[in-house]
RNA sequence: ACCUUCGGGGCAGGGCGUAAUUCCCGACCGGCGGUGAGGUUUCGCAAACCAAGUCCGCGACCCCCUUACAGGGUUGAUCUGGUGAAAUUCCAGAACCGACAGUGAUAGUCUGGAUGGGAGAAGGU
Numbered sequence: 001a002c003c004u005u006c007g008g009g010g011c012a013g014g015g016c017g018u019a020a021u022u023c024c025c026g027a028c029c030g031g032c033g034g035u036g037a038g039g040u041u042u043c044g045c046a047a048a049c050c051a052a053g054u055c056c057g058c059g060a061c062c063c064c065c066u067u068a069c070a071g072g073g074u075u076g077a078u079c080u081g082g083u084g085a086a087a088u089u090c091c092a093g094a095a096c097c098g099a100c101a102g103u104g105a106u107a108g109u110c111u112g113g114a115u116g117g118g119a120g121a122a123g124g125u
Stems, first nucleotide, its partner, number of pairs: 001125006013025003027109002029098002031058004038050003053096002062073003078094005100112003
């Protein structure tokens, strides 16, 4: 450099109502890389592997530009206590966040763009 494969989860139960998985009570979910004092393994060390939705970056959606590709922009949310030399990562508790379009009624969870795109991961030449 090229090729192949892989690459996102989730409203149980109930209330009001003509109508809601959209409202209300409540339930549930957490992409990729990095960092990480914890964990697994070892007699011990080393090495390896696992470990953050809210930290640092990236991706998706959206916007600009382009015939198109490329390129640019925007892009959510965490505190308190504990231990300690050191923790927004460990332990405990309490919070908070979630593109666009659609809909019989307002959607992180339904349906759709999407048999798409994709950060990247593994393997091969």